Transfer RNA from Anaeramoeba flamelloides, 72 nucleotides, folded computationally. Rfam family: tRNA. The family's RNA type in Rfam is transfer RNA. The sequence is in RNAcentral, with records from ENA. Lineage of the source: Eukaryota > Metamonada > Anaeramoebidae > Anaeramoeba.
[in-house]
RNA sequence: GGGCGUAUAGCUCAGUGGUAGAGCAAUUGACUGCAGAUCAAUAGGUCCGGGGUUCGACUCCACGUGCGCCCU
Numbered sequence: 001g002g003g004c005g006u007a008u009a010g011c012u013c014a015g016u017g018g019u020a021g022a023g024c025a026a027u028u029g030a031c032u033g034c035a036g037a038u039c040a041a042u043a044g045g046u047c048c049g050g051g052g053u054u055c056g057a058c059u060c061c062a063c064g065u066g067c068g069c070c071c072u
Stems, first nucleotide, its partner, number of pairs: 001071007010024004018055001026042005048064002051061002
């Protein structure tokens, strides 16, 4: 330098164009002599960036940035 993939909650990841979820972690409550385990609830996101398409974009398109892989 060229090609491919990827970016969503603190972490690991779902999410098939119609106002974003799970597990773990956190907080609170129940239970317990205390704690752990278990059960219930709560909080936590302007979905990497600025654009394009669309009535409507996390989702489709091109570009940029970070990261990973391959080629040279």